The part of an RNA shown here (small-subunit ribosomal RNA, 5' domain) has 525 nucleotides and comes from an uncultured prokaryote. Its mean pLDDT, the model's own confidence on a scale to 100, is 86.
Context: one part of a larger RNA
RNA sequence: GAUUGAACGCUGGCGGCAUGCCUAACACAUGCAAGUCGAACGGAAACGAUGCUAGCUUAGCAGGCGUCGAGUGGCGGACGGGUGAGUAAUGCAUAGGAAUCUACCUAAUAGUGGGGGACAACCUGGUGAAAACCAGGCUAAUACCGCAUAAUCCCUACGGGGCAAAGCAGGGGACCUUCGGGCCUUGCACUAAUAGAUGAGCCUAUGUCGGAUUAGCUAGUUGGUGAGGUAAUGGCUCACCAAGGCGACGAUCCGUAGCUGGUUUGAGAGGAUGAUCAGCCACACUGGGACUGAGACACGGCCCAGACUCCUACGGGAGGCAGCAGUGGGGAAUAUUGCACAAUGGACGCAAGUCUGAUGCAGCAAUGCCGCGUGUGUGAAGAAGGCCUUAGGGUUGUAAAGCACUUUCAGACGUGAGGAAAAGUUUAAGGUUAAUAACCUUAGACCCUGACGUUAACGUCAGAAGAAGCACCGGCUAACUCCGUGCCAGCAGCCGCGGUAAUACGGAGGGUGCAAGCGUUAAUC
Numbered sequence: 001g002a003u004u005g006a007a008c009g010c011u012g013g014c015g016g017c018a019u020g021c022c023u024a025a026c027a028c029a030u031g032c033a034a035g036u037c038g039a040a041c042g043g044a045a046a047c048g049a050u051g052c053u054a055g056c057u058u059a060g061c062a063g064g065c066g067u068c069g070a071g072u073g074g075c076g077g078a079c080g081g082g083u084g085a086g087u088a089a090u091g092c093a094u095a096g097g098a099a100u101c102u103a104c105c106u107a108a109u110a111g112u113g114g115g116g117g118a119c120a121a122c123c124u125g126g127u128g129a130a131a132a133c134c135a136g137g138c139u140a141a142u143a144c145c146g147c148a149u150a151a152u153c154c155c156u157a158c159g160g161g162g163c164a165a166a167g168c169a170g171g172g173g174a175c176c177u178u179c180g181g182g183c184c185u186u187g188c189a190c191u192a193a194u195a196g197a198u199g200a201g202c203c204u205a206u207g208u209c210g211g212a213u214u215a216g217c218u219a220g221u222u223g224g225u226g227a228g229g230u231a232a233u234g235g236c237u238c239a240c241c242a243a244g245g246c247g248a249c250g251a252u253c254c255g256u257a258g259c260u261g262g263u264u265u266g267a268g269a270g271g272a273u274g275a276u277c278a279g280c281c282a283c284a285c286u287g288g289g290a291c292u293g294a295g296a297c298a299c300g301g302c303c304c305a306g307a308c309u310c311c312u313a314c315g316g317g318a319g320g321c322a323g324c325a326g327u328g329g330g331g332a333a334u335a336u337u338g339c340a341c342a343a344u345g346g347a348c349g350c351a352a353g354u355c356u357g358a359u360g361c362a363g364c365a366a367u368g369c370c371g372c373g374u375g376u377g378u379g380a381a382g383a384a385g386g387c388c389u390u391a392g393g394g395u396u397g398u399a400a401a402g403c404a405c406u407u408u409c410a411g412a413c414g415u416g417a418g419g420a421a422a423a424g425u426u427u428a429a430g431g432u433u434a435a436u437a438a439c440c441u442u443a444g445a446c447c448c449u450g451a452c453g454u455u456a457a458c459g460u461c462a463g464a465a466g467a468a469g470c471a472c473c474g475g476c477u478a479a480c481u482c483c484g485u486g487c488c489a490g491c492a493g494c495c496g497c498g499g500u501a502a503u504a505c506g507g508a509g510g511g512u513g514c515a516a517g518c519g520u521u522a523a524u525c
Base pairs, nucleotide, nucleotide: 001525002524003523004522006521007520008519009518010517013372014371015370016369017368018367019365020364021330026328027327028326030325031324032323035075036074037073040072041071043068044067047066048065050062051061052060053059054058082283083282084281091208092207093206094205095204096203097202100200101199105196106195107194109192110191111190113147115145116144122137123136124135125134126133127132153162154161155160167188168187169186170185171184172183175182176181209255210254211253216246217245218244221243222242223241224240225239226238227237228236258280259279260278261277262273263272264271265270285306286305287304288303289302308319309318310317311316336362338361339360340359344358345356346355347354348353375405376404377403378402385396386395387394388393409466411461412460413459414458415457419452424446425445426444427443428442429441430440431439469514470513471512472511473510474495475494476493480509481508482507483506484505490497491496
């Protein structure tokens, strides 16, 4: 000199863009953060509409209808969000590889036939303080299970053997009908196998902090054969056999640490670092375990053990903010228990839509960077006052006052973009089809959708009006005098000042440097 997720002292006008628990991976009150689908299903707890019945307030009946609590079922809760405890290599970075899986999506192939028995919800009864649980009975399905069919799939001793499925919604001319529908068609869904895309698992090489006051380490250890296991290779596991494997090119042990793109400094080489943003990894009160699933050994799932907290009728139960806010604690130190799904993205859904503390915004903080302002011109009687003085004057100083202007920003009032495109309704054309229904695509018209928001921007109004401090002035280092003090009080980054004329302490006047900041401290180069 540069830099910082900074803190402290003094001071503080505005805006834009960023950033904001670095410490206790300490403990957490409260609210929210993952749901959705009635176009899979039986149904009807609530609300609304309609109809019927009863004389009225009102009540009852009708799932038939808009919807829909709880339940069965599907998809999603493995993403998104947080943190950096662990990890020195099961990690990360770079470059390769072969023995693998991949829901949803895309392309193309074939199929979707015919049956069955249950279990929730519900009803009845029971246990319990509660959490919850038990027994009996009824019932549906895209839930579950046989059968049929079966290849470019799987197994094979090459003879052969084996494996699937589910429907739902919209529309409709003939024909059939038990008036439910069949049947046709469209869309979505389903099954099997293939290819792709995406994602993931695995292997190898090289690189990846300090310590030798850590020199030897290793028994599934190293390799082979066989078997098991896995989606898959492999001591991954097991039986048997052999005695190997690693190490001064630093094994093992100990300490420290998430890694990278990057960031910062430097002319570079290099050093330091890994906040925000992005990629990967690990973790989710501590330790262990599996289940479900395409995917987890799963932050807001399950089981066991432990510590802690809470409820209890003492028999037993409930919980996990390293999600967003917020609280206590720790600390030099780090924000609101805000608004909205309008946009972007995600989950579910045919869609409308619902959910979304992701996200978009707002609030707080000079924490940082950038920009703007705190007036402009004129004005010598060089006013008054202050300070100094050789008492003549000098300086503050065109500074002020005065005169003439301007109005950025802040203030008041008004106008007012863009972030909005979709979706929906309707018309036309094309596709599909038996079809001028329906559905899909494209184009046109109409109708709406904004948290921010009193938006940005613009216009008008008033008046210099509301807006400057901090550090320093002995040398390094830009900037000097007076008074007070008297080795005292004090200063200090280094050299050093102070013991009666201190440009070095304290105050004042003056000056210098930066400026909504300025200094100090800490840290890095």